Model confidence (mean pLDDT): 83 of 100. A computed fold for a 71-nucleotide RNA from an uncultured Bacilli bacterium, annotated as transfer RNA.

RNA sequence: GCCGAUUUAGUUUAGUGGUAAAACAGAUGCAUGGUAAGCAUCAGAGAACAGUUCAAUUCUGUUAAUCGGCA
Numbered sequence: 001g002c003c004g005a006u007u008u009a010g011u012u013u014a015g016u017g018g019u020a021a022a023a024c025a026g027a028u029g030c031a032u033g034g035u036a037a038g039c040a041u042c043a044g045a046g047a048a049c050a051g052u053u054c055a056a057u058u059c060u061g062u063u064a065a066u067c068g069g070c071a
Base pairs, nucleotide, nucleotide: 001070002069003068004067005066006065007064010024011023012022013021018054026042027041028040029039030038047063048062049061050060051059
């Protein structure tokens, strides 16, 4: 330099056009003589910018980061 893949919550992963899901972690409460465990509830997210569409995490383009391959 060229090619390919990935980017979603604090972390690890789903979801591939129609209101973004879960586990752990976090907060509050219940419970206990007390702690841990447990139960209930809550908060928290689609890398950035454009385009297509009634509607984009999903499709297209560019950029950025990470990883891999070739030279």
Notes: The sequence was found in a public genome assembly. It matches the Rfam family "tRNA". From the family's description: Transfer RNA (tRNA) molecules are approximately 80 nucleotides in length.